[in-house]
Molecule: transfer RNA
Organism: Candidatus Woesearchaeota archaeon
RNA sequence: GGGCCCGUAGCUUAGUCUGGUGGAGUGCUGCACUGAUAGUUUCCGAAAGGAAAUCAGAUAUGCAGUGGUCGUCGGUUCAAAUCCGAUCGGGCCCA
Numbered sequence: 001g002g003g004c005c006c007g008u009a010g011c012u013u014a015g016u017c018u019g020g021u022g023g024a025g026u027g028c029u030g031c032a033c034u035g036a037u038a039g040u041u042u043c044c045g046a047a048a049g050g051a052a053a054u055c056a057g058a059u060a061u062g063c064a065g066u067g068g069u070c071g072u073c074g075g076u077u078c079a080a081a082u083c084c085g086a087u088c089g090g091g092c093c094c095a
Stems, first nucleotide, its partner, number of pairs: 001094007010026004020078001027066006033057003039054006071087005
C1' cells in the first nucleotide's frame, strides 16, 4: 500500500440479507414478599421469646422503573442501525 471482518444500553448481544415504532439477558434504582441458612446492632422482656435495622434470596424471589439519535461525518430517500461514499478504532490475510 491492497483486501476482508467487527463497532448497537454500564456489560454480553439480536435486529442489517428484504429500509418502515431499536429488543432481550445481565446490571442499576424503587417498592413488595420471605427470614429457611449464617451473622451483627438496637429496643421490649426475669427468661423463653418478640419487634426493628443491617444483611440475605432457600429447586425463593415478584412487580415497576432506568438507560443506546446504532464508532464519526456526509449523501440517497417520504423514511436509514440497515443502502452509498469518506473517515476513526480493533482484528485477520496478502504484498